Model confidence (mean pLDDT): 81 of 100. A computed fold for a 452-nucleotide part of an RNA from an uncultured bacterium, annotated as small-subunit ribosomal RNA, 3' major domain.

[in-house]
Context: one part of a larger RNA
């Protein structure tokens, strides 16, 4: 100077408090250990590996095994020779491939070229190792408010000083003071997206007022309204009282669609962790070279005495069932505000009445559907039968401060196929916060050190 303290001071954060609803007990989903195989591919490992990489392992993917092949190669450049090659048909074979039989160019400046196939080696190929030999890219402290510089100035020096101090504030924000006076990357603000209006515009969109109407904005009319995108105005403590030092702010009010960061978001300072990725890509260095390369077929990544993270569905009556019946928004269909995909909670009615049951649904065991050369290992779905374990969860531990939480469905992405996973998307919509004593993390000043 720093880093540490079960040292002191001040301050913040769903950190505790105060609410609400979970997890941890059950059964399945899915990720890991483990532990088994021929293999059960690697890789993440406290927070910050464990519904991570994987936006979707039946083949493929696939990097892993068996076992069959192949050796200038499945893919690039360059040399030398030949002229075809491909398609089709037959046999062998799991099948890559292998033989046969059919069948043979094309362009041109005649040097060559394009393709194929034989040779030769220079080379190719490596999801082999090294992330402790890097780039880039990316978690994380932490959207925390900190990190540093020129000049002066103190001090032999290392360094200080500014950045400390008195208020303040989401904030090194801003005021004042001060041997400092600037200025830089960081906070703010500039960007986007909701939340008001207004203008311009009126299809395929809306319909208030006029007319028709098969009663549907359907037509004839209108752009007021909703919406729909493009430009604007708005919010700045600007006004007022108070307070404070006459600052800077801070309480309260008016006015406003919105009040003091309006509310989301994108944005991530010097650095920490030799953090994470040599399996996205690049890449130096080892290493392999008839193989650690490359090709096929089947298995394996999906095993199952356990253990553990995330989830879904329950243990019911504020509930289960039946019936009727209502109202969205993201976004997809090649085009479409035109057409098509387009909800369940809720609402009303009836029925169960407290039972492991009209709860709960797992396993089974029979039928089919789909997709796909192919659902045996290893799909999803549908119907019938079956109907486990659960009666609200020890200790211990998670989210949430408002359109949150809790609860409900709907879409998409990649996908043939496959979701309780992701990622958006609207509809119901609350409780509670007295305060900073503690726990946990994080700033700032100080004070101590046997540590660097």
């Nucleotide at each position: 100077u720093g880093a540490c303290g079960g040292g002191g001071g001040c301050c913040c954060g769903c950190a505790c408090a105060a609410g609400c609803g979970g997890u941890g007990g059950a059964g399945c989903a899915u990720g890991u250990g483990g532990u088994u195989u021929a293999a059960u591919u690697c890789g993440a490992a406290g927070c910050a590996a464990c519904g991570c990489g994987c936006a979707g392992a039946a083949c493929c993917u696939u990097a892993c095994c068996a076992a069959c092949c192949c050796u200038u190669g499945a893919c690039a450049u360059c040399c030398u020779g030949u002229g075809a090659c491909a398609a089709c048909u037959c046999g062998a074979g799991a099948g890559a491939u292998c033989g046969a039989g059919c069948g043979u160019u094309c362009c041109u400046u005649c040097g060559g070229g394009a393709c194929a196939c034989a040779g030769u080696g220079a080379c190719a190929g490596g999801u082999g190792c090294u992330g402790c030999a890097u780039g880039g890219c990316u978690g994380u402290c932490g959207u925390c408010a900190g990190c540093u510089c020129g000049u002066g100035u103190c001090g032999u020096g290392a360094g200080a000083u500014g950045u400390u101090c008195g208020g303040u504030u989401a904030a090194g924000u801003c005021c004042g003071g001060c041997a400092a006076c600037g200025a830089g990357c960081g906070c703010a603000a500039c960007c986007c997206a909701c939340a008001u209006c207004u203008u311009u515009a009126g299809u395929u969109g809306c319909c208030a007022g006029c007319a028709g109407u098969u009663c549907g904005g359907c037509u004839g009319g209108g752009c007021a309204c909703u919406c729909u995108a493009a430009a604007g105005a708005a919010a700045c403590u600007g006004c007022c009282c108070g307070u404070g030092a006459u600052a800077a702010g801070c309480g309260g009010g008016a006015g406003g669609a919105a009040g003091g960061u309006g509310u989301g978001g994108a944005u991530g300072a010097c650095g920490u962790c030799a953090a994470g990725u040599c399996c996205u890509c690049a890449u130096g260095g080892c290493c392999c070279u008839u193989a650690c390369g490359g090709g096929u077929u089947g298995g394996g990544c999906u095993a199952c005495a356990c253990a553990c993270g995330u989830g879904c569905u329950a243990c019911a009556a504020u509930g289960g069932c039946a019936a009727g019946u209502a109202c969205a928004g993201u976004g997809g269909g090649u085009u479409a505000a035109u057409c098509c995909c387009c909800a369940a909670a809720a609402c009303u009615u009836g029925u169960c009445u407290c039972a492991g049951u009209u709860c709960g649904g797992a396993u089974u065991g029979g039928g089919g559907u789909c997709u796909g050369c192919a659902a045996c290992u290893c799909g999803a779905c549908c119907c019938c039968a079956u109907g486990a374990a659960g009666u609200c969860g020890g200790a211990a531990u998670c989210g949430c401060u408002a359109g949150u939480a809790a609860u409900c469905g709907c879409a998409g992405a990649a996908c043939a196929g496959c979701a309780u996973g992701c990622u958006g998307c609207g509809g119901u919509g609350a409780a509670u916060a007295c305060g900073u004593u503690c726990c946990c993390g994080g700033g700032c000043c100080u004070u101590g050190c046997a540590c660097a």